[in-house]
RNA sequence: CCAGGCCGCCGGGCGGUCGCGGUUUCCGAACGGGCUCGACCUGCUCGGGGAUCGAGGAAAGUCCGGGCUCCUCGGGACAGGGCGCUGGGUAACUCCCAGGCAGCGCGAGCUGACGGAAAGCGCACAGAAACACACCGCCUACCCGUCCCUUUGGGGACGGCGGUAAGGGUGAGAUGGUGCGGUAAGAGCGCACCAGCGGUCGGGCGACCGGCCGGCUGAGCAAGCCCCGCCCGGAGCAAGACCAAAUAGGGAGGCGACGGCUCGUCCCGGGCCGCCUCCGGGUAGGUCGCUCGAGGCGGCGGGUAACCGCCGUCCCAGAUGGAUGGCCGCCGCCCGACUCCGGGAGCAAUCCAUGGCGUCGGGUACAGAACCCGGCUUACAGGCGGCCUGGCGAU
Numbered sequence: 001c002c003a004g005g006c007c008g009c010c011g012g013g014c015g016g017u018c019g020c021g022g023u024u025u026c027c028g029a030a031c032g033g034g035c036u037c038g039a040c041c042u043g044c045u046c047g048g049g050g051a052u053c054g055a056g057g058a059a060a061g062u063c064c065g066g067g068c069u070c071c072u073c074g075g076g077a078c079a080g081g082g083c084g085c086u087g088g089g090u091a092a093c094u095c096c097c098a099g100g101c102a103g104c105g106c107g108a109g110c111u112g113a114c115g116g117a118a119a120g121c122g123c124a125c126a127g128a129a130a131c132a133c134a135c136c137g138c139c140u141a142c143c144c145g146u147c148c149c150u151u152u153g154g155g156g157a158c159g160g161c162g163g164u165a166a167g168g169g170u171g172a173g174a175u176g177g178u179g180c181g182g183u184a185a186g187a188g189c190g191c192a193c194c195a196g197c198g199g200u201c202g203g204g205c206g207a208c209c210g211g212c213c214g215g216c217u218g219a220g221c222a223a224g225c226c227c228c229g230c231c232c233g234g235a236g237c238a239a240g241a242c243c244a245a246a247u248a249g250g251g252a253g254g255c256g257a258c259g260g261c262u263c264g265u266c267c268c269g270g271g272c273c274g275c276c277u278c279c280g281g282g283u284a285g286g287u288c289g290c291u292c293g294a295g296g297c298g299g300c301g302g303g304u305a306a307c308c309g310c311c312g313u314c315c316c317a318g319a320u321g322g323a324u325g326g327c328c329g330c331c332g333c334c335c336g337a338c339u340c341c342g343g344g345a346g347c348a349a350u351c352c353a354u355g356g357c358g359u360c361g362g363g364u365a366c367a368g369a370a371c372c373c374g375g376c377u378u379a380c381a382g383g384c385g386g387c388c389u390g391g392c393g394a395u
Stems, first nucleotide, its partner, number of pairs: 001391010012331007020054010031043004035038001056366001060377002063375005068236004080232005085099005100114001101112004115227002120225002122221002135168002137164003143160007176194006195217002197214007240288004250279006259273005295314008332364007340356002343352003
């Protein structure tokens, strides 16, 4: 210098001007309440001025996990769903950290639904056979039959009964792999190494690792059903609580002079329509919930780390058609073009690598809180820092 890995951070600055939301304060105006009736006190609304605060690393997707609230008098089980190596962190997690194992990468490192296949079911096609098997091939040592040769010991050919998983073929997968021995041919049948399984010893909290022994060699798929272990009640701030009009309707009490309808008719009595007072529920509207919190920053301490503890300090949006913005100037940052200056090699033509000043042009992203946190995922112009790996060059 180039290529790359991991971790952390930032994501415009200053000024002017016009605006927006919250809190607070002052002034003015209208309205209401109170009394000691005044140049008083107080509430609320509107207008204006001042002070102060005002989005994010993802506020997003709403995918996980919690807090909080309501529902169930409580509890349990089934169903259903989720998760699944080990240890730790946490309020909790499917998240994070550290480790193990497996795969990938020269490496720094990255990735992982990573429990169980001797509990059971299922698994297309091909293939002789997929948990039980001989299609082709190989072999005739043993047994039986026929035939031939014979030195009468036996030898050979064919067939039967058989043996064989070494080779071919099928398949994702064929009963551990490679090699040597062995055999009629073969075969863990024997041996060496490797893989697995079991036992034992040692290390580790553990996942697991290492040594030794035993030929023990029982297919794969659970991201198909299933089995095992652990976890999970439901709905969500439009949760939920409070105040509370107008109109309509409900309940209770009272009035009833006249009237209408009705209890079949008449009398009495009652009901409804009517009027007045009171009560309670709901709606519009308003208030609370609402932002001080598993909080931010700094220091010290513990821990490899995630994280935790102590001390100090700070208050940092709370809207409800939903504010946090627009414009201008200067500066910053990035990209491209051009001029100038600068390095190394070479006699040179030339080649290689790359920076700075200036001018002009362009760009400055993704995106907008709505009850609050912890994560994950996704989007993002561009930039910064630290540690590490590989290559080239120089000393």
A computed fold for a 395-nucleotide RNA from a Dehalococcoidia bacterium, annotated as Bacterial RNase P class A. It matches the Rfam family "Bacterial RNase P class A". It is annotated as a ribozyme. The family is grouped with related families in Rfam's "RNaseP clan". The coordinates come from a structure-prediction model, not an experiment, and the mean pLDDT is 77. NCBI's taxonomy places the organism under Bacteria, Bacillati, Chloroflexota, Dehalococcoidia.